[in-house]
RNA sequence: GGUAGGUAAGCAGAAGAGACUGUUGGGGGUAAACUCAGACAGCACCGAAGGCGCAAUUCCGCCCGGAAACGCUCAGGUAAAAGGACUGUUUGCUAAUC
Repeated sequence: GGUAGGUAAGCAGAAGAGACUGUUGGGGGUAAACUCAGACAGCACCGAAGGCGCAAUUCCGCCCGGAAACGCUCAGGUAAAAGGACUGUUUGCUAAUC
């Protein structure tokens, strides 16, 4: 000096599953009817924030142990929006090796 890698931010992409049912009612409406945000409860469902697990599958050559895009569905979610693991790229910082 440059780089693999790590990390933060920006940009682009990014799936699945009931705009379900009941109760309530802040708002609209002169009022009623009606409509609607939200809240609560119920059933059905989804996995890609996070969390938990290693019985099965896969990976770390095998056991052990660990991990996952695997399993669970606690949390979260099931029109749009938002969120979104992860992928690509740019910039900053750091940086083994050379």
Background: Glycine riboswitch aptamer from Thiofilum flexile DSM 14609, 98 nucleotides, folded computationally. The source organism's lineage runs through Bacteria, Pseudomonadati, Pseudomonadota, Thiotrichales and Thiofilum flexile. The model forms 86% of the base pairs in the Rfam consensus. It matches the Rfam family "Glycine riboswitch aptamer". About the family: This family represents the bacterial glycine riboswitch.